[in-house]
Context: one part of a larger RNA
RNA sequence: ACCAGCUAAGGGAAAUCGGCAAAAUAGCCCCGUAACUUUGGGAUAAGGGGUGCCAGCUGUGCGAGCAGCUGGUCUCAGUGACUAGGGGGGCCCGACUGUUUAAUAAAAACAUAGCUCCCAGCUAGCCCGUAAGGGUGUGUACUGGGGGCGACACCUGCCCAGUGCCGGCACGUGAAGCCGGGGUACAACCUGGUGAAGCGCCGGUAAACGGCGGGGGUAACUAUAACCCUCUUAAGGUAGCGAAAUGCCUUGCCGGAUAAGUACCGGCCUGCAUGAAUGGUAGAACGAGGUCCCUACUGUCCCUAGCUGGAACCUA
Numbered sequence: 001a002c003c004a005g006c007u008a009a010g011g012g013a014a015a016u017c018g019g020c021a022a023a024a025u026a027g028c029c030c031c032g033u034a035a036c037u038u039u040g041g042g043a044u045a046a047g048g049g050g051u052g053c054c055a056g057c058u059g060u061g062c063g064a065g066c067a068g069c070u071g072g073u074c075u076c077a078g079u080g081a082c083u084a085g086g087g088g089g090g091c092c093c094g095a096c097u098g099u100u101u102a103a104u105a106a107a108a109a110c111a112u113a114g115c116u117c118c119c120a121g122c123u124a125g126c127c128c129g130u131a132a133g134g135g136u137g138u139g140u141a142c143u144g145g146g147g148g149c150g151a152c153a154c155c156u157g158c159c160c161a162g163u164g165c166c167g168g169c170a171c172g173u174g175a176a177g178c179c180g181g182g183g184u185a186c187a188a189c190c191u192g193g194u195g196a197a198g199c200g201c202c203g204g205u206a207a208a209c210g211g212c213g214g215g216g217g218u219a220a221c222u223a224u225a226a227c228c229c230u231c232u233u234a235a236g237g238u239a240g241c242g243a244a245a246u247g248c249c250u251u252g253c254c255g256g257a258u259a260a261g262u263a264c265c266g267g268c269c270u271g272c273a274u275g276a277a278u279g280g281u282a283g284a285a286c287g288a289g290g291u292c293c294c295u296a297c298u299g300u301c302c303c304u305a306g307c308u309g310g311a312a313c314c315u316a
Stems, first nucleotide, its partner, number of pairs: 002310007010302002014300001019297001027051005036041001038151001052073009074078001086295007093287002098110002114149007125136004153281003157212003162209002164205005171200003177194006213231005240274001241271001252268005
């Protein structure tokens, strides 16, 4: 020096990517308990006090016992060992309990109730099988199958031009076959007609795949532009939210917190490149999730030291 364990004056996160690790808290009884909230919660919130033993007594119970009162008494310490939550606040994500990469990932991923769209009237639809046959189901639309979103609350704007799907069908196109003409002593072959689906064509459909502009001018300070002009699109991003798990420039600007804050929180909007079930916004509870702060506490550190056991080492 290493492994396991223990203790440290003063300071108390200055250590570090980060309080990682350790410390602290801890049981039971009594008091007390905020914002917020889906009125259930939040909550063991937070924050206080008590706790041993002995004697007598009171209440209650059939009783074991339970609850209490008065006095005495010992220790540094009475849940005396063991056992046994640290707490609070802000924000992000996911509603929640649950599930997962057996052996580097437990999560914001998956699932979930719930919402919505599509298919299907049963000899159905979907699935397995070449088939026979089988499953869903000895079920029948309050059912079965498939897709998306993901509790609840408030909502979910515009675009059907493209792609897809659905419907329609006068017409065009459209293979074989069939009919006719030419050709061949038979044929091949040439050619006209007819001709299904499909496609063209006409419509519908976005909780289908998806998409949701540019330039110029204008108000009696300035600035800005409710307003006007123009090009253009299928339609030009509505409500919301916004330097965001999304913002390049960027450590944006202002405010808060700090002596000092590329982090964090609030606000602004100039959104490189937010935005509504590829869901938008809000949100109590919940989380071995992520991030920031405060408090308690500490050998994480200032700054190391000592102790116990082991291993190692030396000797036999």